[in-house]
RNA sequence: GGAGUCGGCCAGACAGUCGCUGCUUUGCUCACAGAUGGAUUCAUCGGUGAAUGAGUGGAGGAAAGUCCGGGCUCCAUAGGGCAGGGUACCAGGUAAUGCCUGGGCAGCGUGAGCUGACGGAUAGUGCCACAGAAAAUAUACCGCCCAGCUGCUAACCUUGGUGGCAUAACCAAGGUUAGUAAGGUUGGGUAAGGGUGAAAAGGUGCGGUAAGAGCGCACCGCGCUGGUGGUAACAUCAGUGGCAGGGAAAACCCCACCCGGAGCAAGACCAAAUAGGGGAACGAUAGUGCGGCCCGCACUGUUCCCGGGUAGGUCGCAUGAGCUACAUGGCGACAUGUAUCCCAGAUGAAUGACUGUCCUCGACAGAACCCGGCUUAUCGGCCGGCUCCCACU
Numbered sequence: 001g002g003a004g005u006c007g008g009c010c011a012g013a014c015a016g017u018c019g020c021u022g023c024u025u026u027g028c029u030c031a032c033a034g035a036u037g038g039a040u041u042c043a044u045c046g047g048u049g050a051a052u053g054a055g056u057g058g059a060g061g062a063a064a065g066u067c068c069g070g071g072c073u074c075c076a077u078a079g080g081g082c083a084g085g086g087u088a089c090c091a092g093g094u095a096a097u098g099c100c101u102g103g104g105c106a107g108c109g110u111g112a113g114c115u116g117a118c119g120g121a122u123a124g125u126g127c128c129a130c131a132g133a134a135a136a137u138a139u140a141c142c143g144c145c146c147a148g149c150u151g152c153u154a155a156c157c158u159u160g161g162u163g164g165c166a167u168a169a170c171c172a173a174g175g176u177u178a179g180u181a182a183g184g185u186u187g188g189g190u191a192a193g194g195g196u197g198a199a200a201a202g203g204u205g206c207g208g209u210a211a212g213a214g215c216g217c218a219c220c221g222c223g224c225u226g227g228u229g230g231u232a233a234c235a236u237c238a239g240u241g242g243c244a245g246g247g248a249a250a251a252c253c254c255c256a257c258c259c260g261g262a263g264c265a266a267g268a269c270c271a272a273a274u275a276g277g278g279g280a281a282c283g284a285u286a287g288u289g290c291g292g293c294c295c296g297c298a299c300u301g302u303u304c305c306c307g308g309g310u311a312g313g314u315c316g317c318a319u320g321a322g323c324u325a326c327a328u329g330g331c332g333a334c335a336u337g338u339a340u341c342c343c344a345g346a347u348g349a350a351u352g353a354c355u356g357u358c359c360u361c362g363a364c365a366g367a368a369c370c371c372g373g374c375u376u377a378u379c380g381g382c383c384g385g386c387u388c389c390c391a392c393u
Stems, first nucleotide, its partner, number of pairs: 001389010012358007020058006027052001029050004034045004060364001064375002067373005072263004084259004089103005104118001105116004119254002124252002127247002141194002143190008151180012202220006221243001222241008267315004277306006286300005322341001324339006359362001
C1' cells in the first nucleotide's frame, strides 16, 4: 500500500421567527366553593379550575414485524396423571427465553474468522420410488474358478468305400488314449471386478487361494472394556472383538426438560340526567285483581334514603430487571458496590412549518402498558482489534 474479518459509535450542523404538547411557576387576569374579620357590599387568607406569560422536556437504532421470553392485571386452580404444544451437544449467565457467553464436535476458509433442525435407528412399528441379482431374513445378471458331458485337435485300432498290381494315400463311421485356446450345456464355489442406484452388507494394501473371501496380517474406521485429562460435552491411550449394527427421527415414536387461560379495549376508583330495583315514613281507606260477599294479600300515590349500571372523568401511565462514570470479581455473558442523573407520555392522539448560512447534500423510518431478545429495513461516515498478500528498511 492492497484485500479481508470482527466489534463499537454517529444518523446533516448552526441561527432566527411562528406553532403543537407534558411538567413547573411566590407572574398576571377571571371563575368556583370555603375560612376569618368587620357587618350584608367589603377586605384578607389559603385551595381548585381556566386563559395568558415565563422557565424547562419532547421519537428510534430499529419506535417496525408481533416471532420468542418476562413484568403487571383479571379469571381459573387441592395434589397427581392423561391429552396437547414447545425445546433439543455440554457448562454458565439471566426475572425468563427458542436469547447471550464460554467450550466440544462437524463443515467452510491460506488465515483472522464464519456456519450449525448437533439427543436416540441396539426400545418398538413402519418406509426406502425408478433402476438393479439384491434395499436388510440377504442375494447372484454379467464375470472369475472347479468338475462332468458335449464339441474340437492329434495319435493308434477296427469296419466300409475311392484308388491302385500292391504298399502308400484319401474319405466316412465307430472305439481307445492324450490334450483343451475358443464355444455350448449341467452341477458346484465366489462376491475381488463390471453393471444399477441417492444409498450395496466396513476401506486401502500385502499375504493367501482353483478363483475368491476378515480367510490371515498391517494401518484406518467401528463396537465393547479399562486407564488418563476435563464439572461436562468430549479428547486421548491401552486392551479386545474380525465386524455384529445400511439410510432416514423434516415417518410415527422414545428419553430428558419446560408450558393454566386471556390480555392495558387488562383492570381499579369516582360518578350525572333518564328509566328500572330495594327500604322507611306519610296519606287515602279510593280503584283494580283473587269469577258472588267478608277478612286478608298483591298492584297503583307522595316524600326521603340505599344500591347496581350507562354517559363522562380519574388512575393504571413511566423511578425503571433505568442512564452515565468509576471500583471490585469473572476468560466472558454478567454480577456487586459507590457516586451521579431524571431522560416523551398523548387519547382525535404532540414532537412541526418557514427563512438564512454552511457542508461530504442527508438512508430506513415514527412511541401508545412496560422491559429483555431475535428478525427484517437502512444514504453514508468515523474509530479500534486482528488476519493474509506485496514492497521497502